A computed fold for a 74-nucleotide RNA from a Dehalococcoidia bacterium, annotated as transfer RNA. Its Rfam family is "tRNA". By type it is a transfer RNA. The coordinates come from a structure-prediction model, not an experiment, and the mean pLDDT is 80. NCBI's taxonomy places the organism under Bacteria, Bacillati, Chloroflexota, Dehalococcoidia.
RNA sequence: GGGCCAUUAGCUCAGUUGGUUAGAGCACGGUCCUGAUAAGGCCGGGGUCGAUGGUUCGAGUCCAUCAUGGCCCA
Numbered sequence: 001g002g003g004c005c006a007u008u009a010g011c012u013c014a015g016u017u018g019g020u021u022a023g024a025g026c027a028c029g030g031u032c033c034u035g036a037u038a039a040g041g042c043c044g045g046g047g048u049c050g051a052u053g054g055u056u057c058g059a060g061u062c063c064a065u066c067a068u069g070g071c072c073c074a
Base pairs, nucleotide, nucleotide: 001073002072003071004070005069006068007067010026011025012024013023019057028044029043030042031041032040050066051065052064053063054062
């Protein structure tokens, strides 16, 4: 330098032909339970979907560029 893959909650990851309100587990907060913890039950908070543009009536999803990380080739 070229090609490919990934980027979604604090962490690890889903998201099915583009279609109203974006989800799970763990973690976190509250509460119940207990003599008290842990475990467990219930409830809850938390997201500019990497950034900037574009296509579209409508984008996490499609296109371009850039950024970060990884793999391969030279």